[in-house]
Context: one part of a larger RNA
This record gives sequence, C1' cells and structure tokens, in this order.
RNA sequence: CUGGGCGUAAAGGGAGCGUAGGCGGAGACAUAAGUCGGAUGUUUAAUUUCAGGGCCCAACCCUGAACUUGCGUUCGAAACUGUGUUUCUUGAAUAUAGAAGAGGUAGAUGGAAUUCCCGGUGUAGCGGUGGAAUGCGUAGAUAUCGGGAGGAACACCAGUUGCGAAGGCGAUCUACUGGUCUAAUAUUGACGCUGAGGCUCGAAAGCGUGGGGAGUAAACAGGAUUAGAUACCCUGGUAAUCCACGCCGUAAUCGAUGAAUACUAGGUGUCGGCCCCGUUAACGGCUCGGCACUGCAAGCAAACGCGUUAAGUAUUCCGCCUGGGGAGUACGCUCGCAAGAGUGAAACUC
Repeated sequence: CUGGGCGUAAAGGGAGCGUAGGCGGAGACAUAAGUCGGAUGUUUAAUUUCAGGGCCCAACCCUGAACUUGCGUUCGAAACUGUGUUUCUUGAAUAUAGAAGAGGUAGAUGGAAUUCCCGGUGUAGCGGUGGAAUGCGUAGAUAUCGGGAGGAACACCAGUUGCGAAGGCGAUCUACUGGUCUAAUAUUGACGCUGAGGCUCGAAAGCGUGGGGAGUAAACAGGAUUAGAUACCCUGGUAAUCCACGCCGUAAUCGAUGAAUACUAGGUGUCGGCCCCGUUAACGGCUCGGCACUGCAAGCAAACGCGUUAAGUAUUCCGCCUGGGGAGUACGCUCGCAAGAGUGAAACUC
C1' cells in the first nucleotide's frame, strides 16, 4: 500500500464556523470529456511462447511469427457520471402567527448564613476529637440581644426537568441579544451534506497588570496519631478561589460512541406546541419536536451489551489505529512572558 477496523481490546479530532476538495433531489433536450464497442498505426533489441533451421544431442545460436495491461488516429453507442440549456418541488432557506427555556452579555436590587467591628445582658469556661492537645478566654471569651461593615454563594422551587455546538448555564428584575419548536399558507428553486489547511470558542489549575479578600484553603507552622508519619484527624494560615483586561489551550473536555441523510416491531413516563373527537373539571386519542426507561421484534456483537437518540441495514465526507516497552520521550520546527503546548522519531529490548 491493499485489507480490516475505531463504546470497553490500538484507534472519533474538546467543540463550532467555514476555504479548497470530495459527494449530491426529480423531469426533458443537447453534447460526447469520462465510459463501452469496432478498425488502424505504434508498442527498440534481447528475454518469453510457437514453428522451422545450425553445432553428433542438449544447453547454446540463427530465421520467421506471436505476445507486448499502454498511447495516438478514426468510426460509432448514449444507459450511467460530467458539461450546457430548460422545467419542477419533496431537500434547504425566507416571510407570517404563536410557544417554552438555569442559552449569552451588561446593569440594578434582595433575603438567609459565616466572619469582623461597636454597644447591652452575663460569667468561667469555649472550641475540638476516637480520646486529646495545640488554639481562644477574667485585658471578660463562648452564649444571647441591638446596630454596623464587607465579601462570596444563591436554601426551598428542583425533577432519570430545561437550555446551549461543546466547555457549560440555577436568587429576583430590567435592557440588549443568539438559537430552537409548532401551525397553516405563501415565496425562492437544489441555493445541499461533509470539510484538509484556516479562523473562533474552549472546565479547573497556572501566568501578567490593577483591584478585592468574608468563608474555604495548596504551600507553610503547630498539636496529635505512629516504630516512623514530610499523611489521614485537629488548631491556625499565605497564594489561590472573586472582579476587569490580556495570556495559556489542556482534562476520564465521557455517551470513553465524528457529522449528515434514508430505512427497520412495540410498550411506558415526562417536557414544549398544534388539531380534532369523546368526555368536558382533570383526562383520553391523533400528530410534530425533545429528554429518558424498558424490550428474547428483527438484526448486530468476542462477550458485556446496543437496539427508531443503534453499537442494526446502507450511502457521502472528515479524523484516527496497525504488538508491549523505550515515549507522548529526544532532535528539529511553530506557538507561549513563563509553566509548557502542538507536531513527533530511532537505537535498544521483550
């Protein structure tokens, strides 16, 4: 390379937008690039095959013919692909009317709790643990009442809930704003799918500058435990956690399952619409979109299991894998303030 694969054995890119490229709905006409058929030319020699000949035979040598996936020219075919013209509406999109939502950004506001400060009451303990001690407290703590300050997070509602491409999003209100769903018409007329590079977003930790700092808490200190205890437990406690701006670009970024389309038994619950019928109060039924459960339907799978939200049956496009270790290392390059990230071997060894 071919082939076979990628939930758990090696393997789905963290996610989206999108360039090139690849692939692409229905009808008609034309064309003939791909495709298919015929003819013809060419396809060096040697080699190979066949026929004949020369060395006594053979190997070997000579002559002739064939073969030579290919390429050119020419004549045709028109189903499929391509190309051009034209038409269509089911894919896609837009308009109209509604709907739900922790989707995003900014601002304002609120109550509970912790801590601290001030004042009142009050007196000897509090705190903590398996038990203790370090610690706090007669300079009046803990407890309790009143007042104030400040930061962070939003109990109940809350749900196998909802929204978002993913990361993720949860007090309330307001402003701006993205996407989705439903209904019935109308409009455009394939405008689509995927997507190498590229661009954008991307938890936590970390980094830079400036703020902020209640609680928690790496590091650190002390007390315990222990043979030891650089831990688990306790008392403290600095970065950090919070905000603004700028970096970083990684995660078990997980459904360990790429995106899109079509098809293939059901049953149940729930969220958001619409319609009609029965009942009409709830409810039940039909239908569209989501989130789940169940399933010996079929099928798939090594098994576990998956099973209309497929890991089934097919098609298109992208990414990735090819024994373990060495190693996500070395070197080089790119990016980064750094930490490091991306790309990514070999020797050797089993």